[in-house]
RNA sequence: AGGAGUCCAUGCGGGUGCCACUGACAGUGGCUGAGAUCGGGCUAGUGAAGUCCGAGACCGUCGAACCUGAUCCGGUUAAUGCCGGCGUAGGAAAUAGGAGACUUCAUUGU
Numbered sequence: 001a002g003g004a005g006u007c008c009a010u011g012c013g014g015g016u017g018c019c020a021c022u023g024a025c026a027g028u029g030g031c032u033g034a035g036a037u038c039g040g041g042c043u044a045g046u047g048a049a050g051u052c053c054g055a056g057a058c059c060g061u062c063g064a065a066c067c068u069g070a071u072c073c074g075g076u077u078a079a080u081g082c083c084g085g086c087g088u089a090g091g092a093a094a095u096a097g098g099a100g101a102c103u104u105c106a107u108u109g110u
Stems, first nucleotide, its partner, number of pairs: 001103002006099003010094001011061004017031006025045001037055007066091003072085004
């Protein structure tokens, strides 16, 4: 000087689904998962819907976190991105900082 895997801090990105019962502004339980949490606003409405904001935990940060295709295809399930395909597809947050095995170079000593 370079620096794999990995780790750390800060910043940044991201999703929050499916089902049952109760029966009304929500409560309880089940499934998968790393994560399905909490608080609040708005809209709709009577059968428990939609949407947005903030916080938390979690995951990811050059990539299978996550989004699109997708109201997709196959399988499975009580049901669901639940599993597989699609996927060498198109996008996606610092190609950042610190530590660092190791490597190379220079100098000095023996």